Small-subunit ribosomal RNA from an uncultured prokaryote, 1415 nucleotides, folded computationally. The sequence is in RNAcentral, with records from ENA. Model confidence (mean pLDDT): 82 of 100.

[in-house]
RNA sequence: AUGAACGCUAGCGGCAGGCCUAACACAUGCAAGUCGAGGGGUAACAGGUCUCUUUCGAGAUGCUGACGACCGGCGCACGGGUGAGUUACGCGUAUGCAACCUGCCCAUAGCUGGAGAAUAGCCCGAAGAAAUUCGGAUUAAUACUCCAUAAUAUUUCAAAUUCGCAUGUUUUUGAAAUUAAAAUUCCGACGGUUACAGAUGGGCAUGCGUGCCAUUAGCUAGUUGGUAGGGUAACGGCCUACCAAGGCAACGAUGGCUAGGGGUUCUAAAAGGAUGAUCCCCCACACUGGUACUGAGACACGGACCAGACUCCUACGGGAGGCAGCAGUGAGGAAUAUUGGUCAAUGGGUGCAAGCCUGAACCAGCCAUGCCGCGUGCAGGAUGACUGCCCUAUGGGUUGUAAACUGCUUUUGUACGGGAAUAAAAAGGGUUACGUGUAACCCAUUGCAGGUACCGUAUGAAUAAGCAUCGGCUAACUCCGUGCCAGCAGCCGCGGUAAUACGGAGGAUGCAAGCGUUAUCCGGAUUUAUUAGGUUUAAAGGGUGCGUAGGCGGGUAUGUAAGUCAGGGGUGAAAUCCUAGAGCUUAACUGUAGAACUGCCUUUGAAACUACAUACCUUGAGUUAAGUUGAGGCAGGCGGAAUGUGUAAUGUAGCGGUGAAAUGCAUAGAUAUUACACAGAACACCAAUUGCGAAGGCAGCUUGCUAAACUUCAACUGACGCUGAUUCACGAAAGCGUGGGGAGCGAACAGGAUUAGAUACCCUGGUAGUCCACGCCGUAAACGAUGCUCACUGGUUGUUGGCGCUAUAUUGUCAGCGACUGAGGGAAACCAUUAAGUGAGCCACCUGGGGAGUACGUCGGCAACGAUGAAACUCAAAGGAAUUGACGGGGGCCCGCACAAGCGGUGGAACAUGUGGUUUAAUUCGAUGAUACGCGAGGAACCUUACCUGGGCUUAAAUGUAGUGUGACCGCUGCCAACAGAGCUUUCCUUCGGGACGAACUACAAGGUGCUGCAUGGUUGUCGUCAGCUCGUGCCGUGAGGUGUCGGGUUAAGUCCCAUAACGAGCGCAACCCCUAUCGUUAGUUGCUAGCAGGUAAUGCUGAGGACUCUAACGAGACUGCCGGUGUAAACCGUGAGGAAGGUGGGGAUGACGUCAAAUCAGCACGGCCCUUAUGUCCAGGGCUACACACGUGUUACAAUGGCCAGUACAAUGGGCAGCUACAUGGUGACAUGAUGCUAAUCCCUAAAACUGGUCUCAGUUCGGAUUGAAGUCUGCAACUCGACUUCAUGAAGUUGGAUUCGCUAGUAAUCGAGUAUCAGCAACGACUCGGUGAAUACGUUCCCGGGCCUUGUACACACCGCCCGUCAAGCCAUGGAAGCCGGGGGUGCCUGAAGUCCGUAACCGAAAGGAGCG
Repeated sequence: AUGAACGCUAGCGGCAGGCCUAACACAUGCAAGUCGAGGGGUAACAGGUCUCUUUCGAGAUGCUGACGACCGGCGCACGGGUGAGUUACGCGUAUGCAACCUGCCCAUAGCUGGAGAAUAGCCCGAAGAAAUUCGGAUUAAUACUCCAUAAUAUUUCAAAUUCGCAUGUUUUUGAAAUUAAAAUUCCGACGGUUACAGAUGGGCAUGCGUGCCAUUAGCUAGUUGGUAGGGUAACGGCCUACCAAGGCAACGAUGGCUAGGGGUUCUAAAAGGAUGAUCCCCCACACUGGUACUGAGACACGGACCAGACUCCUACGGGAGGCAGCAGUGAGGAAUAUUGGUCAAUGGGUGCAAGCCUGAACCAGCCAUGCCGCGUGCAGGAUGACUGCCCUAUGGGUUGUAAACUGCUUUUGUACGGGAAUAAAAAGGGUUACGUGUAACCCAUUGCAGGUACCGUAUGAAUAAGCAUCGGCUAACUCCGUGCCAGCAGCCGCGGUAAUACGGAGGAUGCAAGCGUUAUCCGGAUUUAUUAGGUUUAAAGGGUGCGUAGGCGGGUAUGUAAGUCAGGGGUGAAAUCCUAGAGCUUAACUGUAGAACUGCCUUUGAAACUACAUACCUUGAGUUAAGUUGAGGCAGGCGGAAUGUGUAAUGUAGCGGUGAAAUGCAUAGAUAUUACACAGAACACCAAUUGCGAAGGCAGCUUGCUAAACUUCAACUGACGCUGAUUCACGAAAGCGUGGGGAGCGAACAGGAUUAGAUACCCUGGUAGUCCACGCCGUAAACGAUGCUCACUGGUUGUUGGCGCUAUAUUGUCAGCGACUGAGGGAAACCAUUAAGUGAGCCACCUGGGGAGUACGUCGGCAACGAUGAAACUCAAAGGAAUUGACGGGGGCCCGCACAAGCGGUGGAACAUGUGGUUUAAUUCGAUGAUACGCGAGGAACCUUACCUGGGCUUAAAUGUAGUGUGACCGCUGCCAACAGAGCUUUCCUUCGGGACGAACUACAAGGUGCUGCAUGGUUGUCGUCAGCUCGUGCCGUGAGGUGUCGGGUUAAGUCCCAUAACGAGCGCAACCCCUAUCGUUAGUUGCUAGCAGGUAAUGCUGAGGACUCUAACGAGACUGCCGGUGUAAACCGUGAGGAAGGUGGGGAUGACGUCAAAUCAGCACGGCCCUUAUGUCCAGGGCUACACACGUGUUACAAUGGCCAGUACAAUGGGCAGCUACAUGGUGACAUGAUGCUAAUCCCUAAAACUGGUCUCAGUUCGGAUUGAAGUCUGCAACUCGACUUCAUGAAGUUGGAUUCGCUAGUAAUCGAGUAUCAGCAACGACUCGGUGAAUACGUUCCCGGGCCUUGUACACACCGCCCGUCAAGCCAUGGAAGCCGGGGGUGCCUGAAGUCCGUAACCGAAAGGAGCG
């Protein structure tokens, strides 16, 4: 934007538009008639006259108005419809006809005399169902025929003349021949006929323009032309005969598909692209095909004939019909209207006219289909009311000046009243002038729309708003519901329990009598690029050359004027578009004027450029001469090394091969070594960033033939050039054919290995092949992934071949081959005088990925296969370059108890404990690789407790407020208890009103260890105490981003130094903090005791002391500070000095940016959801303690470095009043009884390994202690499920533990005991601390694991636990094959052949003209 459709909605008007599909089929009505002033006449109607009749009326009469049917004239070829066909002179545009026609109309000049024969109708008869047809008689004309007259007509002949490119033609004259007519009418008039001319309308021809497919490349026999004839209004193969062999085609013939063309319309900045509804012009068609007739005009929409299909009628014999006219019906379809009014106007036909006809036309009806306009009110009105909705909820926001209410207005609506223009004529009447029909004037008449538009009055806000959207694009946001469901979606995408994206609501936004959706076209899309694109890597340079057509092309001069430019003329219909006025109240709409229509034709000029012609030029190109160069090509000859084989010899047991092996070869003598011979293939070193060639490609030496390039000097030709579709030639390897050859290598194949397998990689063999000759194939990552030619535009450097100069010492120049870096270019990587820069010319190729270089067709090939080369379908990407990460069985550097070196464990046993699993009424829940599993739990008999069973409660506990009644407590009963019930009882103060306190009840405020750790806070684990993570400014890059942070060193460290487009800074590292190691100062109680004194059986017990130890506060000390060496420095090395301690002294606390949607809603907090006589809460009992089994973490062991017995020593940290308990007594003992000290540097808990002595003597033991029995102790309301401990008895497995795996680098591992928290008690062998004794080893960084930095590749980014390929199952989508079966179309050949036209014609008809019939 639309001829639209669909969904929801709808007040009015104006102007437009309205079957895009089935050119499908059509009921019914209408759409072309008219003329009596051409004719015969009179069926119907009306009037008159006559006759009859009571009336009603009947009959007669063409007499009049008129008029059915008929003859005749004109019209019916216009108007109206449709777009099937048509790729065509169909249309558009411009020309031509000297090759043509033209009714009605206009102008001019003539003529209009006579005669005749019929036929419709009417009447009579016949056939038939009908349509209709036939026969007889009679009749008219402006119907028909004949005669006369006639030329500026036609034909023939002759002469002159004009013009034209040609055929030809204009004009004039003369002669001969042929051809015409119609009447009507009182008049006037109107007709008829001939000729010519005009106008109008048509016919024909031509130039140019006007779709797609080349997977359509050749087509054509009336085909192309000529001669003659026929035919036509007219030219013409339009048709026929003969002759010739042409004609068209890559500038696209022929064939196929599609399509009416144009003015225009839509879109676009333009160029273009799409379109062809309405209106106008042209064409074609009228059920389908064919044919002619009539006519001025048709091969005829509402005519004819034939054939066909279909429908209808029928008496079955036969007939009728054609809405793509207007309405209308059915069908088709997403879809398109009334079986309306009028000829009033405009126009058409006919007529003298009145008039008649006119579904043309003008109007009305239906439809929001479109465009335009109007309205649905306006102003005031806030305690910003109520409802609704939302929230951070005692309140606020929004709906919202919205409403109510007050005032105002009345378009529109309703009622009433008034009321158009469109009408001018013709015709009628009258007057006047000429004159008797013309002109002018006057009068009266005619309106479908329509009592419509419009105007006035009254009335009252009264009658009038929806649709879509609200994640981004894109204007507009919240709540609820739902929970990857339901659904949305134009693209991206949304939805898996907090959805601005689904559905609803509130609100908002946009447009508005409409709003959305769908479909289609253009735009954006420079995404087919003429304006205006590209081809190294994104799609795209042909494998290479020669060269045809074509395209393009050096300098000077002259000419021409095709292109080009300028002026003039014609045309480019109207409408449309644009501009300016005008008319409807405005606008849409309409009208007027202008401009424009960028085009075509013609003419006159210009001559710069292109072109063409001519003459010349030398610089492009080429030739000659002299040199030079090279793995350029072809053919022949020759050579040595190596390999293999053969023969001979020496010689003996292996050889060969691999990661390791085996197959294989070898005592029949291999391998190895020596000599000789033969064979085929390839040519080490030279050798290079080299050279040559068009590309493929080319390498021993040499001969012959041959091609090319370069250089230098001159001479010559004179644009001879460049590119190059189709064509032609060349073209690696593999492959094919024929014939040779065959040493080595070696597809296929065989064997051996490897492997889960191994149709592979490795090994041993080995056929085609590799080689030669001839012939095919024609492809490669045929690559510089870069077509060829020419010109121009900076440097540095290397090298090959020439030239110049003495001169490669340096320098210059030409042609090559390379590297680096500018300007410029490029998306970047990069290219950069060998361009991917700046220009010119030509060719080839590209237009999202897949399907697919596939299918079909065609061409080539012996084949393999090659060339050309789609579509259906499917995806929303595919791709390029670069960036940051991550990753790699990539690389480099470095670190860590990471490995290695060691010590001790785990994995085997028994037990403890946790987990899984199983079981169960319940075995509550969570934690699950590292980073869960002696974890939450630092303590489950009840409680805890969250679980289960059973029994209760519905405010149970705490607190507060209010109210009620009241005085508790306590004991008793039922019950397992909670709970329920009964009983006893009567607090304190008092001003006697009451108050305080306690408990009970009621009401209001609850509660939840229920869910979501993937809604969260907080806390924590891990990478990791790893050395990293960032920022500001600057600089680089289009950008992501980089730089800094990289590099060289160094460090435990991004620690520090140097260098540096970076300079600085922050969080981390380090340091600051605590403990510990040494010393000092200060202070000495509960600690200490050297000296002095006292005292005891003994003891710092006492006086006293601060020296020491110690306690606990403050200080000192360590900083690579000093020395030597290395180094620029940082720093490192030195068994250095000094020092208690030396290079971070040891340990702790301290954990960057972040990762794992890591853990925790059951520690706590918290959003949302859920439960509310229960998922809350109370009670009793049970369970969390189960037990075929599996795993983790531990304890105790397996013994002599030990067990047992006896004796003798030495700690530290902590804890203690419902406590630790000395001591005494009892008990074998756990413990009990009594008793004392201590609220703790005061008292208590309080050591063991070790050491000394004895015994055991290698055994399932004097090892080991599980399990079980018996008896006890303690805690506690209570030890059955389910506690710990003691004594006696019992005395299991176990003799050092497979693969594997863990910890540890010094006061560490190992080993020994002690303490504490929790706690009535304890399943603690756990956890966290404390001290005692006290080792071994580290060569080193190849490997395993983890980590850091740099670099590299990447198709990964959820980041290698990534990505991704193929088969298969089921379902679905699209497309094939298939025994067959059915149908449509086309070409060619042959047969039959309607209507019709043309020609011919003795017999029949007719006087003839002519006809019938036949061919």